[in-house]
The part of an RNA shown here (large-subunit ribosomal RNA, domain I) has 575 nucleotides and comes from Candidatus Tectomicrobia bacterium RIFCSPLOWO2_12_FULL_69_37.
Its mean pLDDT, the model's own confidence on a scale to 100, is 83.
Rfam family: Bacterial large subunit ribosomal RNA.
It was read from a public genome assembly.

Context: one part of a larger RNA
RNA sequence: GGCAUACGGUGGAUGCCUUGGCGCCAGCAGGCGAAGAAGGACGUGGCCAGCUGCGAUAAGCCUCGGGGAGCCGCUAGCAGGCUUUGAUCCGGGGAUUUCCGAAUGGGGCAACCCUCUGGGACUAAUCUCCCAGAAUCCUCCGCUGAAUCCAUAGGCGGGGAGAAGCCAACCCGGGGAAGUGAAACAUCUCAGUACCCGGAGGAAGAGAAAUCAACAGAGAUUCCGCUAGUAGUGGCGAGCGAACGCGGAUUAGCCCAAACCGGAUGCGUGGCGACACGCGCCGGGGUUGCGGGAUGCUGCCGGGGCUUGUCCCGGGAAGUUACAAAAGCGGCGUAUAGCUGAAGAGCUCUGGAAAGGCUCACCAUAGAAGGUGAUAGUCCUGUAAGCGAAAUGCGCCGCUCUUCCUGGGCAGCACUCCCAAGUACGACGGGACACGUGGAACCCUGUCGGAAUCCGGGGGGACCACCCUCCAAGGCUAAAUACUCGCUGGCGACCGAUAGUGCACCAGUACCGUGAGGGAAAGGUGAAAAGCACCCCUGUUAGGGGAGUGAAAUAGAACCUGAAACCGUGUGCCU
Numbered sequence: 001g002g003c004a005u006a007c008g009g010u011g012g013a014u015g016c017c018u019u020g021g022c023g024c025c026a027g028c029a030g031g032c033g034a035a036g037a038a039g040g041a042c043g044u045g046g047c048c049a050g051c052u053g054c055g056a057u058a059a060g061c062c063u064c065g066g067g068g069a070g071c072c073g074c075u076a077g078c079a080g081g082c083u084u085u086g087a088u089c090c091g092g093g094g095a096u097u098u099c100c101g102a103a104u105g106g107g108g109c110a111a112c113c114c115u116c117u118g119g120g121a122c123u124a125a126u127c128u129c130c131c132a133g134a135a136u137c138c139u140c141c142g143c144u145g146a147a148u149c150c151a152u153a154g155g156c157g158g159g160g161a162g163a164a165g166c167c168a169a170c171c172c173g174g175g176g177a178a179g180u181g182a183a184a185c186a187u188c189u190c191a192g193u194a195c196c197c198g199g200a201g202g203a204a205g206a207g208a209a210a211u212c213a214a215c216a217g218a219g220a221u222u223c224c225g226c227u228a229g230u231a232g233u234g235g236c237g238a239g240c241g242a243a244c245g246c247g248g249a250u251u252a253g254c255c256c257a258a259a260c261c262g263g264a265u266g267c268g269u270g271g272c273g274a275c276a277c278g279c280g281c282c283g284g285g286g287u288u289g290c291g292g293g294a295u296g297c298u299g300c301c302g303g304g305g306c307u308u309g310u311c312c313c314g315g316g317a318a319g320u321u322a323c324a325a326a327a328g329c330g331g332c333g334u335a336u337a338g339c340u341g342a343a344g345a346g347c348u349c350u351g352g353a354a355a356g357g358c359u360c361a362c363c364a365u366a367g368a369a370g371g372u373g374a375u376a377g378u379c380c381u382g383u384a385a386g387c388g389a390a391a392u393g394c395g396c397c398g399c400u401c402u403u404c405c406u407g408g409g410c411a412g413c414a415c416u417c418c419c420a421a422g423u424a425c426g427a428c429g430g431g432a433c434a435c436g437u438g439g440a441a442c443c444c445u446g447u448c449g450g451a452a453u454c455c456g457g458g459g460g461g462a463c464c465a466c467c468c469u470c471c472a473a474g475g476c477u478a479a480a481u482a483c484u485c486g487c488u489g490g491c492g493a494c495c496g497a498u499a500g501u502g503c504a505c506c507a508g509u510a511c512c513g514u515g516a517g518g519g520a521a522a523g524g525u526g527a528a529a530a531g532c533a534c535c536c537c538u539g540u541u542a543g544g545g546g547a548g549u550g551a552a553a554u555a556g557a558a559c560c561u562g563a564a565a566c567c568g569u570g571u572g573c574c575u
Stems, first nucleotide, its partner, number of pairs: 001574009015560001016524002020495002022492007029484002031166002039100003042055003046078002050074002061094006070082003105114003115134007136163002138160007170201001171199005181188001185235001211218002222249005232240002253476003260284004266279005289454001291419004295414007303313003306309001314406006327400010338387003344360004349356001361378002363367001369381003425449007435461001456471005511518002531559001534546004
C1' cells in the first nucleotide's frame, strides 16, 4: 500500500409522515374607489427586533347578538393586570382611521416641502398649532357680458355619492405581427392568433325576418350533438372549410318615427299690428306583410253618475330584467356566530403507553373523518338527525303602492295621405363572408354618382322572366352560453419536500442586475421538554466523560430512519 472483515466518522439517499400544493364539481359572490380604493411608508406593546393585528381612540374603542371559564396574538420569561356585575374568543352594526398613493390647494427625487381663504387655540405681539375649504373636465342653475344692434364667445358665483384610479379570467369594439407550415419561397398559412388601445357587465355580444326554404313548408337570438371533414375553396399546393335540414338546452316578446288630431308660443320669415306660414317642443294616435296605419262614410257591439270634465264611482288587468316607473311594511327562506346530539366494560395478555389480543356487552336515520402514548362506532372533536339570529345582506310571496283599460272595439266601402334618404342601388378601390376575383350573389364602405312609397321595395349565389318569400335604411329585450382574483363545502387509480405552486419554512424573501427583469436554498427530538440538576476534563458559555430523564439519548436540539461515494481504528491475509 492492497484485499477482506468488525466497529466508527462524514454524508443525507431511502422508507414513513404532512402543516403545503395540483385538478375537478357544486353553491355563493362577481366588484372596490373623491364618503379617498388597490397597494404601500411610518408608527403602535411596560420590557418588543421580525411577523400578525391595529392607526395618535393605534395587538385596540362603542354597541347588539353568540358563548361560558379562563384570558392579556406568534412567544417563553419578568413585572403588572382583566374575568360568573360574564372577560378572552366568534359574528352583525358603528366610531377612530397619521402620511403617500387616481392623489385632487401649489410643488416634488412617493410617504416630503411650501401656500392661500374662513373659523379657532396660545401670546403683549409675531411665530406656532388645530378644524374646514381651495385640482381638472363634465353637467345644471343664476348673474354678467366683447369684436357687433339683438345675440354669442368669454367671465364670475352656486349646486352635483357625475368622471378619473385599481382588479384574475371571461366579453365587445378599434388597430395588428413574426418565428412557423408550404420540407426553399412570394400568393397562401400561422391568424384576425400573440400583442397594443378603448369600453362594459355579472355575464357580454346577438335577437323578434327586407330570414330560410322550394312549390311541402318553417317562424327572434344564443349554446350543444349531428349533418361533415361532406358541399366547396385552394401556387386546386400546404391547407382552409360551411350551409340547408334533424335532434336537444332554454324560451318572451315589445317600444318608437311618419300620416292625422290637439296643446303651447321657443326660433325664423313676412307684416305697423292682429296674425299667417315654416321649423322646433309637448300630448293623443300608430307599429304592419293573409300589407298595415291615418282620414272620411256606413253597420254592429260597448257600465253608472252628474257639476258633460279626456271628471268621479264601480269593475277589470298588469307591474319594477325589456314592453312606464319609485318606495315602504309584513311573512317565509337563506347567508354572516352558534346549539342539542346514541352507545363499553373487564383481564395476573403484550407493552413505556391499549385504541392491539382475549372475554362478555351496547348504539346505530350516527360503522364519514380527525385526534387521543400502537390499530377506538360506544374516550374527545365530530358524524346522522334536529334546532337557532338582536343586527345586516340576498331571494321569494303578500299588502300598501304604481300604471293601464272601461269615450273604445270590430267589420265593410272609398283609394286622399303616411309607412325611417345622401338611404337603397350603381361604378371604382378595399374588407368580410368556408368562398384567394372567380360566373361571385349576399354583408360592410373610402371616392363619385344617386331612386321609389304599395300600381312601392328587398331576396331566392352573375343576369332576365315567371313564381315564391320577406318589408331595410330607429330602438329595447330575460333564459339556455363563457369565465373564476375571491368565499364555503365536497371529491381525486393527483404530488408527498430535487415531487407538488417559484414559495409546506417570515418567498416574490435572500441574492443578482443601472434598469426592465431574473430569482433560490431551507420540513420531521420525544407520547410528554420530562430539553440533561449536580460532579469531572479544559483557556473555553466549545467539545466530551459520569450522573439523571425517558420505552429508547447511536431520540441531546448539527436531534426519526440514516444508503453510497469519501475518511479512519482494530484484526486477518498478501506485497